Predicted 3D model of a 395-nucleotide part of an RNA (large-subunit ribosomal RNA, domain III) from a bacterium.

[in-house]
Context: one part of a larger RNA
RNA sequence: CAGUAACGAUAAAGCGGGUUAGAAUCCCGCUCGCCGUAAACCUAAGGUUUCCUCAGCCAUGUUCGUCAGCUGAGGGUUAGUCGGAUCCUAAGGCGAGGCCGAAAGGCGUAGUCGACGGGUAACAGGUUAAUAUUCCUGUACUGGCUUAAAAACGUUAUGAGUGACGGGGUGACGCGGAAGGCUAGAUCGGCCAGGCAAUGGUUGUCCUGGUUGAAGGAUGUAGGGGGUUCGUAUAGGCAAAUCCGUACGAACAUAUUCCCUGAGGUCUGAUCACGAGGAGCUUGCUCCACAAAGCGAUUGAUGCCCUGCCGCCAAGAAAAACCUCUAAACCAGUUUUUAAGCUAUUCGUACCGCAAACCAACACAGGUAGGUGAGGAGAGUAUCCUCAGGCGCGU
Numbered sequence: 001c002a003g004u005a006a007c008g009a010u011a012a013a014g015c016g017g018g019u020u021a022g023a024a025u026c027c028c029g030c031u032c033g034c035c036g037u038a039a040a041c042c043u044a045a046g047g048u049u050u051c052c053u054c055a056g057c058c059a060u061g062u063u064c065g066u067c068a069g070c071u072g073a074g075g076g077u078u079a080g081u082c083g084g085a086u087c088c089u090a091a092g093g094c095g096a097g098g099c100c101g102a103a104a105g106g107c108g109u110a111g112u113c114g115a116c117g118g119g120u121a122a123c124a125g126g127u128u129a130a131u132a133u134u135c136c137u138g139u140a141c142u143g144g145c146u147u148a149a150a151a152a153c154g155u156u157a158u159g160a161g162u163g164a165c166g167g168g169g170u171g172a173c174g175c176g177g178a179a180g181g182c183u184a185g186a187u188c189g190g191c192c193a194g195g196c197a198a199u200g201g202u203u204g205u206c207c208u209g210g211u212u213g214a215a216g217g218a219u220g221u222a223g224g225g226g227g228u229u230c231g232u233a234u235a236g237g238c239a240a241a242u243c244c245g246u247a248c249g250a251a252c253a254u255a256u257u258c259c260c261u262g263a264g265g266u267c268u269g270a271u272c273a274c275g276a277g278g279a280g281c282u283u284g285c286u287c288c289a290c291a292a293a294g295c296g297a298u299u300g301a302u303g304c305c306c307u308g309c310c311g312c313c314a315a316g317a318a319a320a321a322c323c324u325c326u327a328a329a330c331c332a333g334u335u336u337u338u339a340a341g342c343u344a345u346u347c348g349u350a351c352c353g354c355a356a357a358c359c360a361a362c363a364c365a366g367g368u369a370g371g372u373g374a375g376g377a378g379a380g381u382a383u384c385c386u387c388a389g390g391c392g393c394g395u
Base pairs, nucleotide, nucleotide: 013031014030015029016028017027018026032392033391034390035389040372041371042370046352047351050350051075052074053073054072055071056070060068061067080141081140082348083347084346085345087118088117092113093112094111098107099106100105122139123138124137125136126135142344143343144342145341146340147339148338149337150336151335152334153333159331161330162329166325167324168323169322174312175311176310177309180305181304182303185299186298187297188296189295190211191210192209193208194207195206196204212273213272216268217267218266219265223261224260225259226258227252228251229250230249231248232247233246234245236244237243274294277288278287279286280285281284313316358367359366374386375385376384377383
C1' cells in the first nucleotide's frame, strides 16, 4: 500500500421469548423463503471416535459465539439366521518335484491362494441420551448331536446298510423382441374420529386426519416345461457300479386329468401388535384404555412369474454345495418320517457417507460405486410447483 481487497454460489430473512457478564449468529415458538430422481433416506469404499452426555471458550470456526465435527472428562457398537472367515472356484498370483539359466533368477506340473461370481437358515413390534433383522416380546427357520415312537429292510452272509480326492446328474449362464398374469405403489369412494370459524358465507355433494400389519406354515392358482415307469443286455463313462449313456422289449400316456416348475391370491400367523384424539397435572408422565374404524373399487410399474416364451448368430465361466452310483474299507443293526431336548465358533456392527467427517494443503462452488425415491401437469427419473424429510449455504 490499507483499515483498502476479501469474508467462498443472489435459497432470505423477520419478530417474540429464554439462557448469559455479554446474543444478528446458541435454544424455543410463530411467520417467511429454498431443495424435493434431492440439498430426502439406506448402503459400499474411504475416514477412524468425528457418535451421546456433562463441563468449558486460550486457540480452531474467514465476523460473533453462551454454540460446535473445537478443548477436558465420562459413556456408547451385544448376532446360529445381516456381511466376512471356518465352503467353492475365475482372470491372475505363488508354486513341491521338474525344465531352463554365469549368479540373481525365469517358466511351469501336482497343488495352493485369489470375488464384485456360485453357495448360505428371521421376520414384525417395542425399547436407549447414544445399538439393534444383534437387546426385549411374539411367532419362525437352519445345521449338528441325543432320546422316543412308527414303518421298511436285514441279522454271520448268496449280507441290510455306510462309504471318495473317483463316475454321472444338477449347479450352468448369450443378445434382442413380444405378450399375458400379478404385486409394490398411487388415487377415489365407503367407514371411523374430530371440527363449524377474529371478516361476508360455510350442518354440507363441507373441512382435517386415520383406514396398517411381516417372516413362517397350509393350499397349489394364472402361467411355463415334459414322454414317464419297468424289464433284459451292455466292447462306452481310464477300475467298479444297481448310476449315466446305448440297444431291444413291455405298460401307461400325447396331458383340463399324470409328473416337474410356478408369481400372486386365500386361510393361518393375529383372542396379537399398531392405531387418532380428549382430559388431568408435576411438561413428560398418568387416565379414558383390554383404545375407534381398520373395507371396496379404479389405476398400475423399470419389480415378480421370467435362469420362462419367441427369434437370431457371433453360440454365450468354473468349481463347490446338493442328488445319485459304486471302489478300497467298515459293519449288526440300518434307513426314512414325526415329536421332544441340547447345542451353534470367530471378526465387523458407533458416526459421516454427493459430504464441514472420503479424495482435493482449507469447514474448498471440483470429484465420488449401488439401492429406495411420493403428489399435480406431463411420454418421462425432463421441467415447474408441492408431500414426507431436510435446509436458509458461519459475517